[in-house]
Context: one part of a larger RNA
RNA sequence: GGCGUUUGGUGAAUGCCUUGGCAUGCACAGGCGAUGAAGGACGUGGCACGCUGCGAUAAGCGUCGGUGAGGUGUGAGCAACCUUUGACCCGACGAUCUCCGAAUGGGGCAACCCAGCUUCUCCAUUAAAUCUCGUUUCACUGGAAACAGUGAGCCGGGGUUUAGUGGGGCGGUUAUCUCUGAAAUGAAUACAUAGUUUUGGAGAAGCGAACCCAGGGAACUGAAACAUCUCAGUACCUGGAGGAAAGGACAUCAACCGAGACUCCGUUAGUAGUGGCGAGCGAACGCGGACCAGGCCAAUGGCUUAGAGUGAACCAGCAGAAGCUUCUGGAAAGUAGCGCCAUAGCGGGUGAUAGCCCCGUAUGCGAAAGUGAACUCAAAGUCUUCGAGUAGGGCGGGACACGUGUAAUCCUGUCUGAACAUGGGGGGACCACCCUCCAAGCCUAAGUACUCGUGCAUGACCGAUAGUGAACUAGUACCGUGAGGGAAAGGUGAAAAGCACCCCGAUUAGGGGAGUGAAACAGUACCUGAAACCGAACGCCU
Repeated sequence: GGCGUUUGGUGAAUGCCUUGGCAUGCACAGGCGAUGAAGGACGUGGCACGCUGCGAUAAGCGUCGGUGAGGUGUGAGCAACCUUUGACCCGACGAUCUCCGAAUGGGGCAACCCAGCUUCUCCAUUAAAUCUCGUUUCACUGGAAACAGUGAGCCGGGGUUUAGUGGGGCGGUUAUCUCUGAAAUGAAUACAUAGUUUUGGAGAAGCGAACCCAGGGAACUGAAACAUCUCAGUACCUGGAGGAAAGGACAUCAACCGAGACUCCGUUAGUAGUGGCGAGCGAACGCGGACCAGGCCAAUGGCUUAGAGUGAACCAGCAGAAGCUUCUGGAAAGUAGCGCCAUAGCGGGUGAUAGCCCCGUAUGCGAAAGUGAACUCAAAGUCUUCGAGUAGGGCGGGACACGUGUAAUCCUGUCUGAACAUGGGGGGACCACCCUCCAAGCCUAAGUACUCGUGCAUGACCGAUAGUGAACUAGUACCGUGAGGGAAAGGUGAAAAGCACCCCGAUUAGGGGAGUGAAACAGUACCUGAAACCGAACGCCU
């Protein structure tokens, strides 16, 4: 040095576990905001760093309910306290709620700076009035005098009230736009009107995951290149609304039979078509389902609003059956024996695997206050009168499955432009006949779409390189000027019982004893603890 065996170190795989995720179903909710949101900054605790909560009343205050013995959130402890006169906790309603932020008095480099007007209040000061005290002067009265009394005045001190000035404090108010009432003012332009200004009232704004409607609107790509075409009216931008939105009550289809609003699903059907007839795009009628609902244009109606009454349901909770012994073991829920309950043998916990130990579960019950479906009652507001610059036509575009095509139908930038039910539209050029419908006004639930979120349930979903990026201080640490990018990191034990004391050592680190524990090769670098890698002992070989 090699090989082998054994035994260690390192290392973290694997196994087991789950506080966290993922997906789906049902139900609910579908908004918050100038009464200042979402989101933040800064504060706030006895000690106080992070998270959580809260806001100078600051891990909290009040009231009303629930509950009933513990509690003062957490990492994480110590101290000091609270609590059956009901704490803590849970629910509802209130109070407080710094500063920034739509941020809105002006400004600004967010959490800062600087103002105007004004109610109330505090301080200082000035003036006036008045009260009082002291010193002192004069007059009068009494007294021999000292002095006393009365009145007036100067000075000083104090108090009260009023007014003014200055300063401080708690508040209120002051942005813009729209609509609206009133008043004043008031052009071109004489009256007037428009407008402007002041003031009152109401509203808006900003945020939010997807779904919806509308206005704009790509390219990569495909066509095996590429231009029409495709991707695609997609992505994206903008505006707007609702819990859904949109659509909707036939100037529709159909085919000589008839149907009867709209929306959604299945089918028709990858059919008919369309298409550098390439790549591709791609219906409808009909049929089967879901759901069904029709109304109004001047009043016996529709819609909206707020009000009163009844009031399901929701937001804390309450009751809730039935088991003992033996054995093994550190521990019984396991073993063995004998029982019991069950409208409850879903599930979780308890020192191993518990229907009967605990929480629950089936089932039944429950609200002072708040929200409130639905129904009933009465009230107010609103509606624009049957649809002309319309239908149709020319030109140019767009939408229709349909690329200008034989191109009907729908929309309209522009130019035009009817009829009036004895009328008009449609039936895929166009004409006739026939059939069918009545445009140019308005409203309309349900069936349908979605999930930031709440509750319940489920899983041939994951189990820490998985599952969310995040099971842990996670959108954290860290990186970037910035937009933005973005981790790693779970497990002692049933219980800290977390090793008193002794020894080596530097009053270390680390270790050896002792002790705890079922176990310490479970010692906080902690379950299990593979391999690579590094040792030691022994055997053999060189």
Molecule: large-subunit ribosomal RNA, domain I
Organism: Hyphomicrobiaceae bacterium